[in-house]
């Protein structure tokens, strides 16, 4: 500046940044009668026939003439330039008006406008005739310190030269008016002012613009100009500019200043001031002191207007204003009162300059929208933990008192005014100076002042997740939206929208745009280049930059003093004026610059002399895969021939293609070919780098050491430039054994244009010529100096004694200081310094496009932009992961035993079905799970029917005497019928239901809002902390290492020392013993008794019961070991190395599970998603899966006989015993609330039978008849008996459990429960095995280490083609513009020159011609821009396709 919302006042400023686009209308430059002829209008006077006439020292239109119009005002198009800034110069110049000085101002002449007459034309305007004036024009005179020419002297210098003096010759001037004072005019000299020209320095971008230039550069001569000059012309010469950037293209008025910044800088040129340029576009001159002239002229062009169509007129980038453009910028105002300007003697006239006013919050500054008291801390709003509290909120409001800026009204009322002019006075003397008076205000009745009444007239905007001051609720639900960056929004949003509250500013507040800062992020001040962007592949070397010691000279750089300049305004300081401030004034300082001058002489430079240490040379020694060319060698390979020999060879993870009976492979001999050089050989050596390896010869180069001598800074670096430069590739000609891109075949694979195999061309080799790039790397430019140690090695030297050690030049390793982001580096620096070169400035696009250069080509070099993202990257850390490594463990594998997967059934799940099959659990860690027990109930589901403060209950109150109960209608409910309370002190109370108020209810949603609980990794050995230490930090150490253990168990070592949660132990059961106690348990001994029984007396010995203790600790021995510990058919012992089992689950992981156990936030329903009832469903059934039971039989089935448990349960119960029934069970009856009574084993054992069959196996299914529970067994219970007698003959791929009292097998009990779908679950005991070589592999886990582009952590990340959409860009047949140049043709106006038969007495002029030029036309190129069918790659875009290239 604009836009959005809002708006009380004043002061001071500012106000078309875009279309230098086009302009209607008005105004912006005139003035002078004291230059002139005059008189159109007006005034005055006179006359008048009232029409008019005359006069006028009033005044003045038009005209002649003078001065002005070149100032003032506008704009920034052009211009990259002596345009501007600064500093100089002109000995190369001009200057009207003004000031000062000198001199002069004499005598003539002819015209012309106007006026008058006539004419043409629409108009603009023009033509002809007659007459006239001047300070208009012109002739003559006079004239110099003027001009020109000649020549002289003196002085001065700045190169040409200048100044002064005097001389001679020639040439040149004037205007009048007058009030008589003067005002003018001419010449000249100076001044002042204003200009002109020249020069040094400074003053944009692009090198993807590298060469430009013919008047070009210089000279001579002439012309021209106020003046120098190629300014112009002729001739002569061939120069001039350019990497310190010429030329070209693009952009741009410059400066004082302004903004920002600590400064250095960066950006800027609006107002004001200075300079420049321009005036519709281009050209041209005239006039003039001054113009090539904004409101003058001529010509050309474009555009607009008038026209009678013949012809004419115009130029707001002056002030207003209009249209257009644009996000956007004001009034067709007042006045010359002030300041300034033009003219004039003056009055004065003119002045859109200027002074004022208007509009606009556009900016800056100032003021106000009130102040004090007043609490029930009110109502409302908002929030909350919600009986209530907080906030708003503050004395805010009401109310009381005060004030009145401002606004309103009334009254008064400026400064800006001084001049000029008129007049009076004074001084000098008639006009100057001074003093007084009079006159003059657009703004404006404005500023200001006073008075009046009354809080009366006056607050908004943005923001409130972090940055950044300010927080809650509601709505919304990745929607709507926000966002400057990060980002917010997917149902609890301080980020969206609203509200309450708050914060910051305030008549403004926000947004957008632009500039500087922050950004040391272009680094002069003040950066970097091993790995983040960045060292050229290497060397030589030009320009340039930098350069050793000493002395002298100089004074360019440098430093100091002085002088000039650096306009004013602005900035800064002080003071002052508007009430303050902004604003303004006065003064000072500053303007860091430039120029001149004087001085200094350390340093740099220049120059002279000199030195030897840098550098180079000499002599000697010795070194090496240094280079080039030649010769020679052996091994291997291939091929060929011959021989031996026979069936395969070869190749691979396994194969096949291939070779081979035409004799391969293998073995031997001979020959040929090409390429490469085993061992030595290395951490070695050489080279500038690339690179260099058999031996030998020749040639060439080099570093190194030692020693003297020589030269005397000869050096370092090095833009451009040159040379060299791996591999691959290219050209020509050779060569070709092996290897081997392309290609072919065989495999692998889902595919395999690959990896593997068999072949194989170019190439690899040589010569010559190109290419010129590499991870050309030490990812580390060259040179010089300095700065700690230790150790190895190569080549020399010195000194040597089989100690040691020195020195020079290289090549390595380790470790300090220092440096570094760290990793690291560390005399071979990435340390400390110096010089020079190269290079970098976020990622992608892109080392791409275009252009240019090089190349035969491939390609190389140079090298962008649009667009897009908010990252890309480095080093290190902790994890996780790896088809990385090491160590270790686990029924993890292996060794075994038994199962599952096949059959039937049971049960759970999925699916399907259904009105409904309620819900949840879903890899391991869901699926005989929640459910430890769905016929009704449960029950949450469905259908149908009901109820609504509603089922139950509590509290308070009111009123009632019923309610209850019985019966009927299927049930709930509702309705009907029957029934009509008790106590009492007579007040009431009890009871019952009714009504009112309050408190409901929900297995509805969210386990991703939660508590609690649980599963899993995992009973795995881990997880952490304090202090210390290390690290810039994340973090590390401890916890690692060596051993050991079941164990982070323990030991040793140790910058760690300790500690905590885990491990272990402490707890319970069990195995042995002791003590105590002895009923309901026990019974050895004693006694009694029975058909028999601890049945009884008695006993505590034993078993047992249940309390307390003991016991086990590697304690002992042997071996090994430092120890911890390990081993042993050890001993002893009931038990031996955690004896066996249980309980016990670290930090954490899985947004794991559960809102349906419970609790709970939020949301949702409220005659329903609440609640009641009946029936149904959860039990369905083509199918699939999990978990089980029973089997398939003889280690068995059936029948008979005979034994032995433990742990539990029991009164609505367990039931002995008796009777009945084949049986389930029924009918009696007794004991027991239980170590007392009761419930009860099976396998086993003994005997008999069956004899390998779908059976005397197996029992499903079905039929019949029953029993029991229960209101009720139809859907839908269990059991019994009889009959029926299905599948099934040991189960594919695969898979599960288990290491000892275990697996396997056998039964028993209990919870739930009326009963039971229990083959389930939880416990109990009986019988009772096999195997483990071992840790390669599968799975899971622990520790250490390594890599990582992963961190949602490999179920990770991520690449490319294709397909789709969008965007910008490149190429492109072409098409369309633009500016500039070149060549040719034409060529207006105009200057100059020539001519001039016409005009003129003449001077001269018209006319004509020549040169030049604006403009126009033609032509061919170049440059640049737009567009384009088609085409190319690029970028972006939640869930497209194909694969899986990279990161382990």
């Nucleotide at each position: 500046a604009a836009c959005g919302c809002u708006a009380g006042c004043g002061g001071c400023a500012g106000g078309c940044c875009u279309a230098a686009u086009a302009c209607a209308u008005g105004c912006a430059a005139g003035u002078c009668g004291a230059a002139c002829g005059g008189u159109a209008a007006g005034g005055u006077c006179u006359c008048u026939u009232c029409g008019g006439a005359g006069a006028u020292a009033c005044a003045c239109g038009a005209g002649u003439g003078g001065c002005g119009c070149a100032c003032g005002g506008g704009u920034g198009a052009g211009u990259a330039a002596c345009g501007c800034g600064u500093a100089u110069g002109c000995a190369a110049c001009c200057u009207a008006c003004c000031u000062u000085g000198a001199a002069c101002u004499g005598a003539g002449g002819g015209a012309u406008a106007g006026c008058c007459c006539a004419g043409a034309g629409a108009a603009a305007u023009c033509u002809g005739g007659a007459u006239u004036a001047a300070u208009a024009c012109u002739u003559c005179a006079u004239a110099a310190u003027a001009a020109u020419a000649u020549a002289a002297a003196a002085c001065g210098a700045c190169a040409u030269c200048g100044u002064u003096u005097a001389a001679u010759a020639u040439u040149u001037a004037a205007a009048g008016c007058u009030c008589c004072g003067g005002c003018g005019g001419u010449u000249u000299a100076a001044g002042a002012u204003g200009g002109g020209c020249a020069u040094g320095c400074g003053u944009g971008a692009c090198a993807u613009u590298a060469g430009u230039u013919a008047g070009u550069u210089g000279g001579u001569a002439a012309g021209g100009u106020a003046a120098c000059g190629g300014c112009u012309u002729a001739c002569c010469a061939a120069g001039a500019c350019a990497g310190c950037g010429a030329u070209g293209u693009c952009u741009a008025g410059g400066g004082g200043u302004u903004c920002u910044g600590a400064g250095a800088g960066g950006a800027u040129u609006u107002u004001c001031c200075c300079c420049c340029a321009c005036a519709c576009u281009g050209g041209u001159a005239c006039u003039g002191a001054g113009a090539c002239a904004c409101g003058g002229a001529c010509c050309a062009g474009a555009c607009u207007c008038c026209u009678a169509c013949g012809g004419g007129a115009g130029g707001c980038a002056g002030c207003a204003g209009u249209a257009a453009g644009g996000a956007a910028u004001a009034u067709u105002g007042g006045g010359c009162a002030a300041u300034g300007g033009a003219c004039g003697a003056a009055a004065g006239u003119c002045u859109g300059a200027c002074c004022c006013a208007u509009c606009c919050a556009u900016g800056c500054c100032g003021c106000g929208u009130g102040c004090a008291g007043g609490a029930u801390g009110a109502c409302a709003g908002c929030c909350c933990u919600a009986u209530g509290g907080g906030u708003c909120g503050g004395u805010a409001a009401a109310c009381u008192g005060c004030u009145u800026u401002u606004a309103u009204a009334u009254a008064g009322g400026a400064a800006g005014a001084a001049c000029a002019u008129u007049u009076u006075c004074u001084a000098c003397g008639u006009g100057u100076a001074g003093a007084g008076a009079a006159c003059u205000g657009a703004c404006g009745g404005u500023a200001c002042u006073a008075u009046a009444a009354g809080a009366a007239u006056a607050a908004g905007g943005a923001c409130c997740g972090g940055c950044u001051a300010a927080c809650u609720c509601c709505g919304u639900g990745c929607c709507a939206g926000c966002a400057g960056c990060c980002g917010c929004g997917g149902u609890a949003a301080u980020a969206c929208g609203g509200a309450g509250g708050g914060u910051c500013c305030a008549a403004g507040c926000g947004u957008u745009a632009u500039c500087c800062g922050g950004a040391u992020u272009u680094a002069u001040u003040g950066g970097g280049u091993u790995u983040a962007a960045a060292g050229g592949g290497u060397c030589c070397g030009u320009a340039g930059g930098c350069g050793g010691g000493a002395a002298g000279a100089u004074a360019a750089g440098u430093c100091a003093g002085u002088g000039g300049u650096g306009a004013a305004a602005g900035c800064c300081u002080a003071c002052a004026g508007c009430u303050c401030a902004a604003c303004u004034g006065u003064a000072g300082a500053a303007c860091u610059g430039c120029c001149a001058u004087u001085g200094a002489a350390a340093c740099u430079g220049u120059u002279u002399u000199u030195c030897u240490u840098g550098a180079a040379u000499u002599u000697a020694g010795a070194u090496g895969a240094a280079g080039u060319g030649g010769g020679c060698g052996g091994a291997a390979u291939a091929u060929a021939u011959c021989a031996u020999g026979u069936a395969g060879c070869g190749g691979u993870g396994a194969a096949a293609u291939g070779c081979a009976u035409a004799g391969a492979u293998a073995u031997g001999a001979u020959a040929u070919a090409g390429a490469a050089c085993a061992c030595c050989g290395a951490u070695u050596g050489c080279g500038a780098a690339g690179g260099c390896a058999g031996c030998u010869c020749a040639c060439u180069a080099a570093a190194c050491u030692a020693a003297u001598a020589u030269u005397g800074a000869c050096g370092c670096u090095g833009a451009g430039g040159g040379a060299c430069g791996a591999a691959a590739g290219u050209g020509u000609g050779g060569g070709g054994a092996g290897c081997g891109a392309a290609c072919a075949g065989g495999a692998u694979u889902a595919g395999a244009u690959a990896c593997c195999c068999u072949g194989g061309u170019a190439g690899u080799c040589c010569a010559c010529a190109c290419c010129g790039u590499a991870a050309a790397c030490g990812a580390u430019g060259a040179u010089u100096a300095c700065u700690g140690g230790a150790u190895g090695u190569u080549g020399g030297c010195a000194a040597u004694a089989c100690a040691c050690c020195g020195u020079c030049a290289g090549c390595g390793u380790c470790u300090g200081a220092g440096c570094g982001a760290a990793a690291g580096u560390a005399u071979u620096a990435a340390g400390u310094a110096a010089u020079c070169c190269a290079c970098c400035u976020g990622g992608g696009g892109a080392g791409u496009a275009c252009g240019c250069u090089c190349g035969c080509a491939a390609g190389a070099g140079u090298g962008a932009a649009a667009c897009u993202c908010a990252a890309a990257g480095g080093a290190a850390u902790u994890g996780a992961c790896g088809g990385g490594g090491g160590c270790c463990c686990g029924c993890a594998c292996a060794a075994g035993c038994g199962g599952a997967g096949g059959a039937g059934c049971a049960u759970g799940u999925g699916g399907u079905u259904u009105a409904g099959u309620u819900c949840g659990a879903u890899g391991a860690u869901a699926c005989g799970c929640g459910a430890g027990g769905a016929a009704c109930c449960u029950u949450a589901c469905c259908u149908g029917g009901g109820c609504u403060c509603a089922a139950a209950c509590g509290u308070a109150g009111a009123g009632u005497g019923a309610c209850c109960a019985u019966c009927u209608g299927u049930g709930a409910g509702c309705a009907g019928a029957u029934u009509u309370u008790c106590c009492u002190u007579c007040g009431g109370g009890a009871c019952a239901g009714u009504c009112u108020a309050c408190g409901a209810g929900g297995u509805g949603c969210u386990g991703c809002a939660u508590g609690g609980u649980u599963g899993u990794c995992g009973u795995c050995a881990g997880c952490u902390c304090g202090u210390g230490c290390c690290g810039u930090g994340a973090g590390g150490u401890g916890u690692c290492g060596g051993g050991u253990u079941a164990a982070g168990u323990c030991c040793c070592a140790u910058a760690a020392c300790g500690a905590g949660c885990g491990c272990a132990a402490c707890c319970c059961c069990u195995a042995u013993c002791u003590u105590u106690a002895g009923u309901u348990g026990c019974c050895a001994u004693c006694a009694g008794g029975u058909a028999a029984u601890g049945c009884u007396g008695g006993g505590g010995a034993c078993u047992c019961u249940a309390a307390a203790g003991a016991a086990a600790c590697u304690g002992c021995c042997u071996a090994c070991g430092c120890a911890a510990g390990u081993a042993g058919u050890g001993a002893g012992g009931a038990a031996g190395g955690u004896g066996g089992g249980g309980a016990u689950g670290a930090c954490g992981u899985c947004a794991a599970a559960u809102c349906a156990g419970c609790a709970c936030g939020g949301c949702c329903c409220u005659u329903a998603c609440g609640u009641c009832c009946a029936g149904g469903g959860c039990u369905a059934c083509a199918c699939a899966c999990g978990u089980g039971c029973u089997a398939c039989a003889a280690u068995g089935g059936u029948c008979g006989a005979u034994a032995c448990a433990g742990a539990g349960g029991g009164c609505a119960g367990c039931u002995a015993c008796c009777u009945g029934g084949u049986g389930a069970c029924a009918g009696g009856a007794u004991g027991c609330a239980a170590a007392u009574c009761u419930c009860g084993a099976a396998a086993a054992u003994c005997g008999a039978u069956c004899u390998c069959a779908g059976u005397u196996c197996g029992g499903a299914u079905c039929g019949a008849a029953g029993u029991c529970u229960g209101c009720a067994a139809c859907u839908c219970g269990a059991c019994u008996u009889c009959g029926u007698g299905a599948a099934g003959u040991u189960g594919g791929a695969u898979u599960c459990g288990c290491u000892a009292g275990u697996a396997a097998u056998c039964g028993c009990a209990u919870a739930u429960c009326a009963g039971c779908c229990a083959u389930g679950a939880u416990g109990c005991g009986g019988u009772g095995a096999a195997u483990a070589c071992g840790u390669u592999c599968c799975c899971g886990g622990g520790c250490c280490u390594u890599g990582u582009a992963c961190a949602c952590a490999c179920c990770g990340c991520c690449c490319g083609u294709c397909a789709a959409g969008c965007c910008a860009u490149g190429g492109a047949a072409g098409c369309u513009g633009g500016g500039g140049g070149u060549a040719c043709c034409u060529g207006a106006a105009g200057u100059u020159c020539g001519u001039g038969a016409c005009c003129g007495c003449a001077a001269g002029g018209a006319g004509c011609g020549a040169c030049c030029u604006a403009g126009g036309g033609u032509a061919a190129a170049a440059c640049u821009a737009g567009u384009a069918a088609c085409u190319a790659g690029g970028g972006c875009u939640a869930a497209g396709u194909c694969g899986u290239a990279a990161c382990a």
Small-subunit ribosomal RNA from an uncultured prokaryote, 1448 nucleotides, folded computationally. The coordinates come from a structure-prediction model, not an experiment, and the mean pLDDT is 82. It matches the Rfam family "Bacterial small subunit ribosomal RNA". Its family is annotated with structural constituent of ribosome and ribosome in the Gene Ontology. The family has 99 seed sequences and 42,628 matches in Rfam 15.1.